The part of an RNA shown here (small-subunit ribosomal RNA, 3' major domain) has 465 nucleotides and comes from an uncultured bacterium. The coordinates come from a structure-prediction model, not an experiment, and the mean pLDDT is 82. The full RNA is in RNAcentral, with records from ENA and SILVA.
Context: one part of a larger RNA
RNA sequence: UGACGGGGGCCCGCACAAGCAGCGGAGCGUGUGGUUUAAUUCGAUGAUACGCGAAGAACCUCACCCAGGCUUGACAUGCACGUGGUACCGAUCCGAAAGGUGAGGGACCCUUCGGGGAGCGUGCACAGGUGUUGCACGGCCGUCGUCAGCUCGUGCCGUGAGGUGUUGGGUUAAGUCCCGCAACGAGCGCAACCCCUGUCGCCAGUUGUACUUCUCUGGCGAGACUGCCGAGAAAACCUCGGAGGAAGGAGGGGAUGAUGUCAGGUCAGCGUGGCCCUUACGCCUGGGGCUACACACACGCUACAAUGGGCAGUACAACGGGUCGCGAAGCCGCGAGGCGGAGCUAAUCCCAUCAAAGCUGUCCUCAGUUCGGAUUGCAGGCUGAAACCCGCCUGCAUGAAGCCGGAGUUGCUAGUAACCGCAGGUCAGCACUACUGCGGUGAAUACGUUCCCGGGCCUUGUACA
Numbered sequence: 001u002g003a004c005g006g007g008g009g010c011c012c013g014c015a016c017a018a019g020c021a022g023c024g025g026a027g028c029g030u031g032u033g034g035u036u037u038a039a040u041u042c043g044a045u046g047a048u049a050c051g052c053g054a055a056g057a058a059c060c061u062c063a064c065c066c067a068g069g070c071u072u073g074a075c076a077u078g079c080a081c082g083u084g085g086u087a088c089c090g091a092u093c094c095g096a097a098a099g100g101u102g103a104g105g106g107a108c109c110c111u112u113c114g115g116g117g118a119g120c121g122u123g124c125a126c127a128g129g130u131g132u133u134g135c136a137c138g139g140c141c142g143u144c145g146u147c148a149g150c151u152c153g154u155g156c157c158g159u160g161a162g163g164u165g166u167u168g169g170g171u172u173a174a175g176u177c178c179c180g181c182a183a184c185g186a187g188c189g190c191a192a193c194c195c196c197u198g199u200c201g202c203c204a205g206u207u208g209u210a211c212u213u214c215u216c217u218g219g220c221g222a223g224a225c226u227g228c229c230g231a232g233a234a235a236a237c238c239u240c241g242g243a244g245g246a247a248g249g250a251g252g253g254g255a256u257g258a259u260g261u262c263a264g265g266u267c268a269g270c271g272u273g274g275c276c277c278u279u280a281c282g283c284c285u286g287g288g289g290c291u292a293c294a295c296a297c298a299c300g301c302u303a304c305a306a307u308g309g310g311c312a313g314u315a316c317a318a319c320g321g322g323u324c325g326c327g328a329a330g331c332c333g334c335g336a337g338g339c340g341g342a343g344c345u346a347a348u349c350c351c352a353u354c355a356a357a358g359c360u361g362u363c364c365u366c367a368g369u370u371c372g373g374a375u376u377g378c379a380g381g382c383u384g385a386a387a388c389c390c391g392c393c394u395g396c397a398u399g400a401a402g403c404c405g406g407a408g409u410u411g412c413u414a415g416u417a418a419c420c421g422c423a424g425g426u427c428a429g430c431a432c433u434a435c436u437g438c439g440g441u442g443a444a445u446a447c448g449u450u451c452c453c454g455g456g457c458c459u460u461g462u463a464c465a
Stems, first nucleotide, its partner, number of pairs: 001465002003462003007459007015449002019412005026302008034293002042053002064288007073126001077125007088105002093100002108117003128277002131275003137271002139266003142262001144260001149188006155164003168179003194254004199222007208214001225248001228242005304405001308364007320351003325344002330339003371402001376397007418441007
């Protein structure tokens, strides 16, 4: 000087408390451990792995396994030699394909007519490697932590390590600001500048409307600054209350992550040093596997019902996506879907009459039920060469566990939690209950900081560095 303390003081955070909804029990989905397997490819492993890389594993992907094949190679560059019946096309035969065989057909450019180029073949350099090392690295990311800290120049103090500044008194979300002070200044952080949203104005506009206003879309501006009043504060910073206002003391949200820590994560996104393989650890192909299943854990979905379930009627969104695409009307089918093709390169058409919870009416009357939907059988639909391993959807039938969950444990402070649906990326199709967004309905509680967890500042002890 740090680090640590079941030392002290001060202060924060959904950290506790107060409250709401859950998880932990059931069934199912996904991930992981384990076990199994020819293989169940690899990585991630307290917080900071476990719906994570994977924003799409039937083939492909693919890195794994089995089998069959190729060897200058699927791909790049260079050199040498060869090559006119050459490149290329290719019947037949073997084969699951890849690959092998090869009858036959059969070229191009330049030319000084010798040849050269391209292509092909042989050979040599080399290619190739999701092989290894994230403890050799770049880049990127997680975490402490959106925490308020981390430093420098000059000066001063100290033999020195170092200190001071950055400590102190107040204050703040903040090393935020004020005052004081051997310090005076400065930098990276904080804040602000950026984006979305809440109010108004102006301009423009093929969206809606019968038309203008208006809604909306795009752009430009105004507005909020403790500016005004009162109280507290020696003063200042500031705090509390009030007026006006759409909004008040940072209005709400996002992007933004200092010096550093964890030899944190990634050589399998990419790049890259070293090492290793080179008729194989490279490459191609068929099939299988990543989908196994006595178990264990993590994260979710659906429920156990009457604030509910079924049926009928009826109302209101926003974000988005679409030409190899979205696909209307109409017709067929109980339905998934099929026929059909209008319109749309999209504020114009379509997904999508765009929703669901909601509201109105009615049935059910507390039961393993008209709750719950697992599982299974049959019959179909769609995508795709191909749904056996191993896709999704529909109809009929079947109707399992489950009557609110032990110890324990998670999220959330407001348009939040909870509940409800919609869209999108990936994508032929899809296991999405995931993820990323969008809107609809819309709460309860916070006395307080003793305690648990994490953190900041000062101080104290130390046999630790």